[in-house]
Context: one part of a larger RNA
RNA sequence: CUGGGCGUAAAGGGCAUGUAGGCGGAUAAUUAAGUUAGAUGUGAAAUCCCUGAGCUUAACUUAGGAACUGCAUUUAAAACUGGUUAUCUAGAGUAUUGUAGAGGGAGGUAGAAUUCCAUGUGUAGCGGUGAAAUGCGUAGAGAUGUGGAGGAAUACCGGUGGCGAAGGCGGCCUUUCUGGACAAAUACUGACGCUGAGAUGCGAAAGCGUGGGGAGCAAACAGGAUUAGAUACCCUGGUAGUCCACGCUGUAAACGAUGUCAAUUUGGAGUUUGUUGCCUAGAGUGAUGGGCUCCGAAGCUAACGCGAUAAAUUGACCGCCUGGGGAGUACGGCCGCAAGGUUAAAACUC
Numbered sequence: 001c002u003g004g005g006c007g008u009a010a011a012g013g014g015c016a017u018g019u020a021g022g023c024g025g026a027u028a029a030u031u032a033a034g035u036u037a038g039a040u041g042u043g044a045a046a047u048c049c050c051u052g053a054g055c056u057u058a059a060c061u062u063a064g065g066a067a068c069u070g071c072a073u074u075u076a077a078a079a080c081u082g083g084u085u086a087u088c089u090a091g092a093g094u095a096u097u098g099u100a101g102a103g104g105g106a107g108g109u110a111g112a113a114u115u116c117c118a119u120g121u122g123u124a125g126c127g128g129u130g131a132a133a134u135g136c137g138u139a140g141a142g143a144u145g146u147g148g149a150g151g152a153a154u155a156c157c158g159g160u161g162g163c164g165a166a167g168g169c170g171g172c173c174u175u176u177c178u179g180g181a182c183a184a185a186u187a188c189u190g191a192c193g194c195u196g197a198g199a200u201g202c203g204a205a206a207g208c209g210u211g212g213g214g215a216g217c218a219a220a221c222a223g224g225a226u227u228a229g230a231u232a233c234c235c236u237g238g239u240a241g242u243c244c245a246c247g248c249u250g251u252a253a254a255c256g257a258u259g260u261c262a263a264u265u266u267g268g269a270g271u272u273u274g275u276u277g278c279c280u281a282g283a284g285u286g287a288u289g290g291g292c293u294c295c296g297a298a299g300c301u302a303a304c305g306c307g308a309u310a311a312a313u314u315g316a317c318c319g320c321c322u323g324g325g326g327a328g329u330a331c332g333g334c335c336g337c338a339a340g341g342u343u344a345a346a347a348c349u350c
Base pairs, nucleotide, nucleotide: 004321005320006319007304008303012318014202015201016200017199021195022194023193025088026087027086028085029084030083031082033081034080035077036076037075038074039073040072041071042070049065050064051063052062053061054060091192092189093188094187095186096185097183098182099181103178104177105176106175107173108172109171110154115149116148117147118146119145120144121143125136126135162169163168207248208247209246210245211244212243216242217241221237222236223235224234259317260316261315262314263313264312267295268294269293270292271291272290273289274288275287276286277285278284299306300305323350324349325348332343333342334341335340
């Protein structure tokens, strides 16, 4: 390489957009590049294979044939693939009218709660734990009332509910900008499609840079306990950080550990969101779409399990795997302010 694989054994890229490439709907005509058939030329000889011949045989030598599965030229065929032309509407898309939604950006605003400040009442404790102590408090704490400041997060609703490509998204708004999905019926475009190496964009948390902000929480750190010790678990404090703006970083058990797209294949229950029929007008009952969840037929699977949202049956394209350790490391390249990321071995060893 071929072959075999990728939910959990090694293996799906974190996610998308998309270039090259690969693959690609229906009908008709044409072409003849691929394809198929024939012919001609060539494919040196030897070797190999077959049938003979010669050394007593064999090896060996030798004659003829076949073969040399290839290439070129040429003639023909036209089903399939490709090219060209014309047409089509089932794929894809556009328009119209609606629907649901924590989809995204900006702005405004609300009420609880914590903390702090001021002040009234009031007096000896508060706090914390398994038990304590550190800590706070007669300079009046804790408790309770009133007023104020400030930051962060949005109880209930809330849901195997919804939305988003993924990361993710949750108070309210008659504010504003904006993406997508779905339904019903028509009209239009006419294969415009699928995938996608490179590339580009997005990408939790932590971290980094500059400037703000800082209530609570809290790495580091300090103290108190525990303990043989306790650089921990528990307690009292507490700085980065957590928040905002702009820029970087580019990684996660970035998980459904399951790539994207399309087609085909018994069923049941629930939920969410559309459209629509019926009459008994009901919290009713049918039909028909789009999501999500559970259980299961066939089938698949090593088993667990999956099961129309497949891990079933097929096709197209991409990514990835090839014993464990060494190692996602070294070296080199590229990227980064750094931290580091990415690409990625070998010796050796079992």
Predicted 3D model of a 350-nucleotide part of an RNA (small-subunit ribosomal RNA, central domain) from an uncultured bacterium. It matches the Rfam family "Bacterial small subunit ribosomal RNA". Gene Ontology terms of the family: structural constituent of ribosome and ribosome. Model confidence (mean pLDDT): 88 of 100. RNAcentral holds the full RNA, with entries from ENA, Greengenes and SILVA.